A computed fold for a 151-nucleotide RNA from Meiothermus rufus DSM 22234, annotated as SAM riboswitch aptamer (S box leader). The prediction has a mean pLDDT of 79. Taxonomically the source falls in Meiothermus rufus (Bacteria, Deinococci, Thermales, Thermaceae).
[in-house]
RNA sequence: CUUCUAUCCAGAGCAGCGGAGGGAACGGCCCGAUGAAGCUGCGGCAACCUGCCAGGGAUUCUCGCCCAUUACCGAUGAAGACCUGGUGCUGGUGCCAAAUCCGCCCCCAGGGUCGCUAGGCACAGCAUAGGCCCUAGGGGAAAGAUGGAAG
Numbered sequence: 001c002u003u004c005u006a007u008c009c010a011g012a013g014c015a016g017c018g019g020a021g022g023g024a025a026c027g028g029c030c031c032g033a034u035g036a037a038g039c040u041g042c043g044g045c046a047a048c049c050u051g052c053c054a055g056g057g058a059u060u061c062u063c064g065c066c067c068a069u070u071a072c073c074g075a076u077g078a079a080g081a082c083c084u085g086g087u088g089c090u091g092g093u094g095c096c097a098a099a100u101c102c103g104c105c106c107c108c109a110g111g112g113u114c115g116c117u118a119g120g121c122a123c124a125g126c127a128u129a130g131g132c133c134c135u136a137g138g139g140g141a142a143a144g145a146u147g148g149a150a151g
Stems, first nucleotide, its partner, number of pairs: 001151008013042005021031003026103003043096003048092002051087006059079003062075003100143001105140004109135006120126002
């Protein structure tokens, strides 16, 4: 960097250095000299992966049972993919203003307003009844971030 996949309305900051930006882009709206970005130290949040604990557990094996058997049944037996819950000083990441701060493209809802060839589009033309605005209203998409898996 690419692909797949899960999550994104919860949560958690102080100090030192630094010295003007930051919130991905754009439009908003915010944060910032009562100190932005970045770096460092310490602290914290969370529970994605991992560890540990508890429960479940297909299946496999062992032993028993049996006149006999790969079966059924029994065992405080062994292993166990996977599932659920818990924990957090096992370790690996991540994160610590505002919902991923909101919006952006589409659909829907509520409200307002203008309208019936206007707005629209690939614009000498085509086509038709809706268009536009507002709402921290709902749903989906896109983009982004982070984890996990793979390349």
Of the family's consensus pairs, 94% are formed in the model.
The sequence was found by an Rfam model in a public genome assembly.